[in-house]
RNAcentral holds the sequence, with entries from SILVA. A computed fold for a 1454-nucleotide RNA from a metagenome, annotated as small-subunit ribosomal RNA. The coordinates come from a structure-prediction model, not an experiment, and the mean pLDDT is 83.
RNA sequence: GAGUUUGAUCCUGGCUCAGGAUGAACGCUAGCGGCAGGCUUAACACAUGCAAGUCGAGGGGUAUAAGUCUUCGGAUUUAGAGACCGGCGCACGGGUGCGUAACGCGUAUGCAAUCUACCUUUUACAGCGGGAUAGCCCAGAGAAAUUUGGAUUAAUACCUCAUAGCAUAGCAGCUUCGCAUGAAGGCGCUAUUAAAGUCACAACGGUAAAAGAUGAGCAUGCGUCCCAUUAGCUAGUUGGUAAGGUAACGGCUCACCAAGGCUACGAUGGGUAGGGGUCCUGAGAGGGAGAUCCCCCACACUGGUACUGAGACACGGACCAGACUCCUACGGGAGGCAGCAGUGAGGAAUAUUGGACAAUGGGCGCAAGCCUGAUCCAGCCAUGCCGCGUGCAGGAUGACGGUCCUAUGGAUUGUAAACUGCUUUUAUACGAGAAGAAACACUCCUACGUGUAGGAGCUUGACGGUAUCGUAAGAAUAAGGAUCGGCUAACUCCGUGCCAGCAGCCGCGGUAAUACGGAGGAUCCAAGCGUUAUCCGGAAUCAUUGGGUUUAAAGGGUCCGUAGGCGGUUUAAUAAGUCAGUGGUGAAAGCCCAUCGCUCAACGGUGGAACGGCCAUUGAUACUGUUAAACUUGAAUUAUUAGGAAGUAACUAGAAUAUGUAGUGUAGCGGUGAAAUGCUUAGAGAUUACAUGGAAUACCAAUUGCGAAGGCAGGUUACUACUAAUUGAUUGACGCUGAUGGACGAAAGCGUGGGUAGCGAACAGGAUUAGAUACCCUGGUAGUCCACGCCCUAAACGAUGCGAACUGGAUGUUGGUCUCAACUCGGAGAUCAGUGUCGAAGCUAACGCGUUAAGUUCGCCGCCUGGGGAGUACGGUCGCAAGACUGAAACUCAAAGGAAUUGACGGGGGCCCGCACAAGCGGUGGAGUAUGUGGUUUAAUUCGAUGCAACGCGAAGAACCUUACCUGGCCUUGACAUGUCCGGAAUCCAGCAGAGAUGCAGGAGUGCCUUCGGGAGUCGGAACACAGGUGCUGCAUGGCUGUCGUCAGCUCGUGUCGUGAGAUGUUGGGUUAAGUCCCGCAACGAGCGCAACCCUUGUCCUUAGUUGCCAGCGAGUAAUGUCGGGAACUCUAAGGAGACUGCCGGUGACAAACCGGAGGAAGGUGGGGAUGACGUCAAGUCAUCAUGGCCCUUACGGCCAGGGCUACACACAUACUACAAUGGUCGGUACAGAGGGCUGCGAGACCGCGAGGUGGAGCUAAUCCCAGAAAGCCGAUCCCAGUCCGGAUUGGAGUCUGCAACUCGACUCCAUGAAGUCGGAAUCGCUAGUAAUCGCAGAUCAGCUAUGCUGCGGUGAAUACGUUCCCGGGCCUUGUACACACCGCCCGUCACACCAUGGGAGUGAGCUGCUCCAGUAGCCGUUAGUCUAACCGCAAGGGGGACGACGACCACGG
Repeated sequence: GAGUUUGAUCCUGGCUCAGGAUGAACGCUAGCGGCAGGCUUAACACAUGCAAGUCGAGGGGUAUAAGUCUUCGGAUUUAGAGACCGGCGCACGGGUGCGUAACGCGUAUGCAAUCUACCUUUUACAGCGGGAUAGCCCAGAGAAAUUUGGAUUAAUACCUCAUAGCAUAGCAGCUUCGCAUGAAGGCGCUAUUAAAGUCACAACGGUAAAAGAUGAGCAUGCGUCCCAUUAGCUAGUUGGUAAGGUAACGGCUCACCAAGGCUACGAUGGGUAGGGGUCCUGAGAGGGAGAUCCCCCACACUGGUACUGAGACACGGACCAGACUCCUACGGGAGGCAGCAGUGAGGAAUAUUGGACAAUGGGCGCAAGCCUGAUCCAGCCAUGCCGCGUGCAGGAUGACGGUCCUAUGGAUUGUAAACUGCUUUUAUACGAGAAGAAACACUCCUACGUGUAGGAGCUUGACGGUAUCGUAAGAAUAAGGAUCGGCUAACUCCGUGCCAGCAGCCGCGGUAAUACGGAGGAUCCAAGCGUUAUCCGGAAUCAUUGGGUUUAAAGGGUCCGUAGGCGGUUUAAUAAGUCAGUGGUGAAAGCCCAUCGCUCAACGGUGGAACGGCCAUUGAUACUGUUAAACUUGAAUUAUUAGGAAGUAACUAGAAUAUGUAGUGUAGCGGUGAAAUGCUUAGAGAUUACAUGGAAUACCAAUUGCGAAGGCAGGUUACUACUAAUUGAUUGACGCUGAUGGACGAAAGCGUGGGUAGCGAACAGGAUUAGAUACCCUGGUAGUCCACGCCCUAAACGAUGCGAACUGGAUGUUGGUCUCAACUCGGAGAUCAGUGUCGAAGCUAACGCGUUAAGUUCGCCGCCUGGGGAGUACGGUCGCAAGACUGAAACUCAAAGGAAUUGACGGGGGCCCGCACAAGCGGUGGAGUAUGUGGUUUAAUUCGAUGCAACGCGAAGAACCUUACCUGGCCUUGACAUGUCCGGAAUCCAGCAGAGAUGCAGGAGUGCCUUCGGGAGUCGGAACACAGGUGCUGCAUGGCUGUCGUCAGCUCGUGUCGUGAGAUGUUGGGUUAAGUCCCGCAACGAGCGCAACCCUUGUCCUUAGUUGCCAGCGAGUAAUGUCGGGAACUCUAAGGAGACUGCCGGUGACAAACCGGAGGAAGGUGGGGAUGACGUCAAGUCAUCAUGGCCCUUACGGCCAGGGCUACACACAUACUACAAUGGUCGGUACAGAGGGCUGCGAGACCGCGAGGUGGAGCUAAUCCCAGAAAGCCGAUCCCAGUCCGGAUUGGAGUCUGCAACUCGACUCCAUGAAGUCGGAAUCGCUAGUAAUCGCAGAUCAGCUAUGCUGCGGUGAAUACGUUCCCGGGCCUUGUACACACCGCCCGUCACACCAUGGGAGUGAGCUGCUCCAGUAGCCGUUAGUCUAACCGCAAGGGGGACGACGACCACGG
């Protein structure tokens, strides 16, 4: 910096990513070289080999070899292994990181408290003796390891004595010096300690002392991980005295004495861990690490112990104990790879049982030299870093192939390939071939001074025939990995279909996946590329640099106060902090800079800088500190004036409730939404009087007052505390904050004892309810009250710690003081202290805060670090208990959260509308029938539509057809389209079989154009491209449609406001059917909607006058515009007029508008229609059509016959007809509109009861026909019945259409005459020419299931108080944890699965505290039992030593 919480936004906040790094591992891949690195795990166990020896110039000495002599027995000369005594080394080098939180390490000091072999320098010395012992030899024991005894022998092994001006110790006294103990130097006395030779020419050694160097030891300051859910620890502990011990100081050890020592600046305990130079990361500060290299420490199978030695408590030494392994003759022995290789095991994982001492270094040696798994090299491994290569140039037909597409073609792979030319690093072959070598040693020479220095010559290479160089041939020998949804560079096709799988986070996959798998292409790195693990970064996400705390996590409930932190003004001193200079140190390597060497680089060499630090020293003195002296403004005190529901205790008042007694009085009271439980004729409730008792204090009373908070309210008194102002008398910084600590701390609760009127958890009863362990009602115990003692928590809140200072105002209110004015009430102003409201600047994520800060600063304290788990568990403290305080982790999620925005929603609010309710009229739901649907059935009952917005819907018409379904029979380039080839014109007639499709067999016929090849057109045949599909997906789509809704809304530009989402406009006041209009307004305008424009209807006018009309004139008829004619009227159909709140009055804000009126055919949109904004419902339709993708292709295509879509226990929806008298039936009679008609409508006439038939006039329609309109009106009849209502059902007989009425048509006549007597809960339509009621027509159509649908006219009402309620909608506002938006979200149990954890009789292992037993090896002490070479002694013996025994300490063990 990015991704991720949301519909979107800002913030808080976590998670994740991009970078760098690694002793790495794993997957795929792999040409070369250089330089590095390589058991991070089991300090697990180890076979085998090697890793420490050397010296004969210390000693005795010999196996053996060679030579000489030989009497062959041997002698002698030279060289001399192994082993032994002795010297030096083995304490270095090499390995590992168990332990260790420590003076272990780092840094800086100190040792006046110390040692130091070998080395260097200086001085001095080395005399005389002695006794042993290994080896060798002999004799044994034992399997072995090993070991015993005897004899003999040497030394640079051991011992005595001598020598000592220097050493050590003691004493006396002198000088000098030091920070103290004290140190140094003389002097005197006493005591004690040395030595080694080899060889003899050199040379190498030995002893003592001093000094140096090196190495070691000790002490001290500072620094050095986590846990306080570890708070107290300590008996040699802390100190002293004396002694012992040590190289040395010291409780290091011991005896005695004292009672100290450490600790909140973290003792003690627990966990973890070698430390540092350095390494990684980071801008830095920091964070993490401690591989390789260097320094220090610790360890060497585990534990303990000492010996030797200059040095060890000793990796390749010793002893003891333990575990393990091995050998064994079972008696007993041996061993220690955390050296180099190597083996097993563990593990994701880490190499050769290599070469050489050539170089560097080490040990021994005079030296030659020997030894050296230190070291130098080589081998293995892409483990890392660095370098090189896998070719370069040209080359377009932009080849083939692949992939993709909008596919006769193009894009891409791609100059890539082929092809042409060039080069040869590397690899291969052959040839040449280093540096690393300087020395030592040896030989010679020179210089001076027995020795050293210099020169010359000669010799020595593991690596290695390696690096390097030359030649040859030839593009020849050499590219992969990951990724491609966003973050993050890079996209398409196919497969798959919430499957397989991917995934770092968000997430992808449910049939069109750039996210899975494959392919093509692309991107990034490249001999590597990815993944995993870990660390830092990003993370300002522990914030010193550099965060926060009203609401996101976070202010302790409040105050007092200890430690600590911080602290007013002035002067002086000091110099601790601070600042400056100088000196020492800060190892080397590393980092950085410069330069040089490997062809470059990595790597290496040289020099410099740096190493932020520590120590010492010299100076400066502003600030802080310290000391001293002062000051008054902070703080406190006195005085004066005031204040209050501040506290504690005592006393006291009235109203009300309840109870008791007595009276009056009678039937209910009480309670609720409605009731009931309850009380009451044994007298309630009501009322009157008196009495008793407890609790609480109306009015005053208020954003009032007081108190630290909790909290405090009738009145009076006593005691106590507090606050403010004024004054400026007193003290003189006495102050602020405050961890640990202390006190107070609502309510509830607990303990003891009282009290108990009312109220009232628990409990009981009554209701409510599906239930009601609740809300409501009737009762009622603890409690509420008092005293004393606990508890110690609250949304203990201003969700805002305390103190101080500063920073515009306005306006209330409480308590003071002062000034002015006024003197009656009242006033004006200033200033303190408190308490409210609004607001400048500023702050804030926003909301908001704003002198009472959440502003600007200072001081101190508390607290926070994603959500859940969880304020839980364990531990501890407190408590009588309840519980409180302190307070985790595993696991899990990618969020949780704050503020604000837009919607949606609310059994939130306000305003408004709609046949929404209400008021009415008529229905549905009950019956029968029709139609549709569900369900069931079926071979099939084709498919679709499913709340409103499917269900008389697609279908404006299923007997066949339709038809998509089923059964059966058939066809396969196909019923249909285009292309190729062949043949025939086309076409017509008609036979047989078959259910038909179809098959078989005949006849007639031969046209048009022509360049004569043929062509157009049509039919038949063949093969292939293809046709075909009412097969799937309406959730891939277009188009069309429904619905909210003909609701009044939906948006935009510019501007303004806001960090932003967004807001404003569109809100507000009125008004409207309307976002309609007016006014106002940080808005001004605009668009789609509304309205209007369009059609129709209602009035009039003009024009025109046939098929329509007929007033007037004429003619004619039984009658009729029938005829002449007319153009007036009606009407037809073209065009106009008309209506605009235009006029008047009122209301209103002077507006818009509304109310009323006039005129008018019509009045406020006149009625009706068409017209449907942005959008919502993944709404409906792939079966109207079109279409992507998928699927079928002798079938999911096509043809035919029959059947089915019409089934039928049932359920629903929509209609028709009714149930009758406002009616039925019969007779007579009147008036429409709008349509349709040539395969048609079909008149008059005749026949039939009728459906209809015969027949055919007229009409291609204002002419003729369908066509009789019906209700109505005038009469008649029926008389309230299952009827003269109703017409279902059924029987019979017919008519018509049609190829055909069986499944399955309609109609007519006769007969039959079912249910039904107005319909439960519920529910629908309608506000005027409307409802209701009456008929007519049309489309589809051969006919019809039409009672449907679409239109037409006739007759023609009732009601609307109103908006409380139901439903739907609009605007504003409010709440929200919703945004898939309340059909939302969401809580808990249970069931199942999975994950993690716990409990559990117990059991095993490790570590550790305390008490006790026991006690190896060993050192120390004691002892005199045994033994005993050096010295003393004539001897006895002594001295000394060893073994043994005892004691103390102590590991393992118990």